[in-house]
Formats: sequence, C1' cells, structure tokens
RNA sequence: GCGGGUGUAGUUCAGUAGUAGAACGCUUCCUUGCCAAGGAAGAGGUCGCGGGUGCGAGACCCGUCACCCGCU
Repeated sequence: GCGGGUGUAGUUCAGUAGUAGAACGCUUCCUUGCCAAGGAAGAGGUCGCGGGUGCGAGACCCGUCACCCGCU
C1' cells in the first nucleotide's frame, strides 16, 4: 500500500429500514438474626465519528477513525 472483519448500556453481546434490547454488573426495596442465594422495582445509550439516500437508518450507500486477520 491492497483486501476482509469488528465497533450498540460499566462488561459480554442481540437487534428483517418502523418505540433501542438481553444477560451479568450497579442502586433501592422484600425475604433472613447476618451474609450468600432468591424475589420486585429502578438508573444507566449523541448505536465510533461526519455526510448521503429515504416518509422513516443501529441496519443501506460514501468518507473517516480505532482494533483484529490476511496479502504484497
């Protein structure tokens, strides 16, 4: 330099263009003499960044950045 993959909650990951979700973690409460386990509720997101298409984009298109893999 060229090609491919990944980027979404604190972490690991889902998400056929039509209300952004799960598990674990965190907070509060219930249960217990206490802890753990269990139960209920809650907080937490500019979906890497900038544009485009479209009535509507996390998903499609272009550019760009970071990381991973391969080729030269």
Predicted 3D model of a 72-nucleotide RNA (transfer RNA) from a Candidatus Komeilibacteria bacterium. Model confidence (mean pLDDT): 83 of 100.